[in-house]
Context: one part of a larger RNA
RNA sequence: AGACGGGGACUCGCACAAGCGGUGGAUUAUGUGGCUCAAUUCGUCGACAAACGAAGAACCUUACCAAGGUUAGAAAUGCAGCUGCAUCCUUUGUGAAAGCAGAGGAGCCUUCGAGGGUGCUGCACAGGUGGUGCACGGUCGUCGUCAGUUCGUGGUUUGAACUGUUCCCUUCAGUGGGGUAACGAACGCAACCCCCGUUGCCUGUUGCCUAUAUGGCCAGGCGAGACUGCUCCCUCACGGGAGAGGAAGGUGGGGAUGACGCCAGAUCAGCGUGCCCCUUUGAUACCUUGGGCCGCACACAUAAUACAAUGGGCGCUACAAAGGGAUGCAAGACCGCAAGGUGGAGCAAAUCCCACAAAAUCGCCCUCAGUACGGAUCGAGGUCUGCAAUCGACCUCGUGAAGCUGGAAUCGCUAGUAAUCCUGGGUCAGCCAAACCAGGGUGAAUACGUUCUCGAGUCUUGUACU
Repeated sequence: AGACGGGGACUCGCACAAGCGGUGGAUUAUGUGGCUCAAUUCGUCGACAAACGAAGAACCUUACCAAGGUUAGAAAUGCAGCUGCAUCCUUUGUGAAAGCAGAGGAGCCUUCGAGGGUGCUGCACAGGUGGUGCACGGUCGUCGUCAGUUCGUGGUUUGAACUGUUCCCUUCAGUGGGGUAACGAACGCAACCCCCGUUGCCUGUUGCCUAUAUGGCCAGGCGAGACUGCUCCCUCACGGGAGAGGAAGGUGGGGAUGACGCCAGAUCAGCGUGCCCCUUUGAUACCUUGGGCCGCACACAUAAUACAAUGGGCGCUACAAAGGGAUGCAAGACCGCAAGGUGGAGCAAAUCCCACAAAAUCGCCCUCAGUACGGAUCGAGGUCUGCAAUCGACCUCGUGAAGCUGGAAUCGCUAGUAAUCCUGGGUCAGCCAAACCAGGGUGAAUACGUUCUCGAGUCUUGUACU
């Protein structure tokens, strides 16, 4: 100087408390461990692994396994030789395919020097999702959007070092003010950036009330607006409290933005890369078929759906936002109980389509029951995608399991938040999405307080630790 303390003082955080809803019990989905397996590819393991890499494993992907095959190779560069050799078509045998061994046909450009391009052979070489993240780059997580981390000069000290950065007030903040052997400065904080909320002007291809208006609405652009500016109280000041005006009030709400560093944190499988290893007789490279990654006594994690009457069913009816659309989105019409099919208007989209928002409202039924709750499982019949559903999703009929609110323990959230209800997108042929990312609808309760739990900051104290 740090680190630590079941030392102290002060302060903060959904940290506790006060509340609301969950997890832990059930079923299912997904991930992980374990077990199994020819293989169940690999990585990730407290917080900071476990709906994570994976924004989508039937083949492909695919790295794993079995079998069949190739050996200068599936792709790359150079050199040498040969080449009517581009490339394409037909075809035989074998085969699961890949491939191997053949047969036939059409058939290059050119300045005619040779060259260009192609194929074959040979030689240099390729290739590796093989190892090492404890050799690395790059990227990322975490402490933590916490308020800290340092430097120059000066001063103090034998020196490590200290001071500055401590102290008082204040702030979300090392924010600002005062004081001060310090004076300044840098990275952080804040501001500058984006979105939302109000409005002036300009523009107007969209839609609406409607029919002409110079309107309303909406969209885009440029501005305005908020600064403790004003009033009162406290204060030396900074600032704090109350209020007015205002769409908005004291960083208005949200996002992006992550200091010096810590964890030899994660990643050699995204990529790059040092070193090591495999590879001329057949591989740790490459191709193909099939299988596996989905395997199931069990354990954990994250979710979905429920256990019902603030509910379930049926019918009627109202109101969004944000997105996507060209080998795409697909309307009206017709067929089918439905999934869907036929067909194709319109739309490269403020114009058309996906597209009915749902919860809510209104009316009727159910009346507390393992039920008209719940929907797992299983049987049968179908639809769609795709070369192919054994392992996909969806529809219809039947079947109707566990479950009556969940032990110890534990999680999220302070406002348009929690809770609840639908909608869209990416990936994508299809989809195991109940995931993720976004959008809007309805819309709460509670915070006395900081004793305690956890984490963090500043000063101080002890130390036999570094």
Predicted 3D model of a 466-nucleotide part of an RNA (small-subunit ribosomal RNA, 3' major domain) from Candidatus Kaiserbacteria bacterium RIFCSPHIGHO2_12_FULL_56_13. The prediction has a mean pLDDT of 81. It matches the Rfam family "Bacterial small subunit ribosomal RNA".